[in-house]
């Protein structure tokens, strides 16, 4: 950089002198000492290899496991606001 995909799906589990976390900036809205986020476990899913011939299976690369990528931001969409809805821009994950 290019191409696919991002409304589905995953835990009453163990550690820990662990306090902040949700990709960055802003605004919001949320999680959180009744232990979040982190690590291991275990799951989940099935891009890529494998097997397997079937839209299978999950043995290996990865990926994921609160909220739509947790929402707005920039365009378009009835005239404006608001609300919807689409698109883009970021971003993330595979693959080359």
């Nucleotide at each position: 950089c290019u191409u696919a995909u991002c409304c589905a799906g995953a835990g009453u589990g163990a550690c820990g002198u662990a306090a902040g976390g949700g990709a960055a900036c802003a605004g919001g809205c949320c999680c959180a000492u009744u232990g979040a986020c982190g690590u291991c476990c275990g799951g989940c899913a099935a891009c890529c290899u494998g097997c397997u011939u079937u839209u299978g299976u999950a043995a290996g690369g990865u990926g994921c496991c609160a909220a739509u990528u947790c929402c707005u931001g920039c365009g378009g969409u009835a005239u404006a606001c608001a609300c919807g809805c689409c698109g883009a821009a970021a971003g993330a994950u595979a693959a080359g």